[in-house]
RNA sequence: UACCGAACAGGGCAAACCCGCCGCGAGACGGGGACGCAAAGUUACCGGUCUCUGUUAUUCCACACAGAAUAGAGACAGCGGGACCGCCGGC
Numbered sequence: 001u002a003c004c005g006a007a008c009a010g011g012g013c014a015a016a017c018c019c020g021c022c023g024c025g026a027g028a029c030g031g032g033g034a035c036g037c038a039a040a041g042u043u044a045c046c047g048g049u050c051u052c053u054g055u056u057a058u059u060c061c062a063c064a065c066a067g068a069a070u071a072g073a074g075a076c077a078g079c080g081g082g083a084c085c086g087c088c089g090g091c
Stems, first nucleotide, its partner, number of pairs: 003090003012037002017032004022027001035078001041084003045081003048076005056071005
């Protein structure tokens, strides 16, 4: 180092719900609050789940109108896997 563990020590994160705010939405952010978590740290690479979608969405151009291209665009890391980083200790 890999692997194993959460006893020791220092601690850390923060579910549901409530308030505020952003978003068409899934949901994100801030505050309160703790169900839990040894990676519940980071990352949308793989699978999965969820949202919007053709009277639409995204991108380009553009002062604006308009036009063009594409068929998808996005969310969830506390669903699982992978990658990267990390505290304490053990063998």
The RNA shown here (c-di-GMP-I riboswitch aptamer) has 91 nucleotides and comes from Thiobacillus sp.
NCBI's taxonomy places the organism under Bacteria, Pseudomonadati, Nitrosomonadales, Thiobacillaceae, Thiobacillus.